[in-house]
Molecule: transfer RNA
Organism: Actinomycetota bacterium
RNA sequence: GCCCGGGUGGCGUAAUGGCAGCCGCGGUGCCCUUAAAAGGCACUGGCCGAGAGGCCGUGUGGGUUCGAGUCCCACCCCGGGCA
Numbered sequence: 001g002c003c004c005g006g007g008u009g010g011c012g013u014a015a016u017g018g019c020a021g022c023c024g025c026g027g028u029g030c031c032c033u034u035a036a037a038a039g040g041c042a043c044u045g046g047c048c049g050a051g052a053g054g055c056c057g058u059g060u061g062g063g064u065u066c067g068a069g070u071c072c073c074a075c076c077c078c079g080g081g082c083a
Stems, first nucleotide, its partner, number of pairs: 001082007010025003018066001026044006045056004059075005
C1' cells in the first nucleotide's frame, strides 16, 4: 500500500430502513432470612430541571431517505490476511 471483519449502555452482546438499546453481567431499591448466601420483584444511557418535562445519544464528519445503528462517501481506531 491492497483486501476482509469490527467499533452500540458501566461491561459483553443483539437489533429486517420504522419507539435506539434485546438478552446477559454489573449496580440500586424492596421482598424472603434471626442474619447472610441463594432466590424473587421493580428500576437502571447522558445532561438540564423541585417536578412535569426538555435536549442529546450507536467511533468522527458528510450524504441518500418521510425516516439511518442498518445504505453510500471520506476519515479515525482495533483485529486478521496479502504484498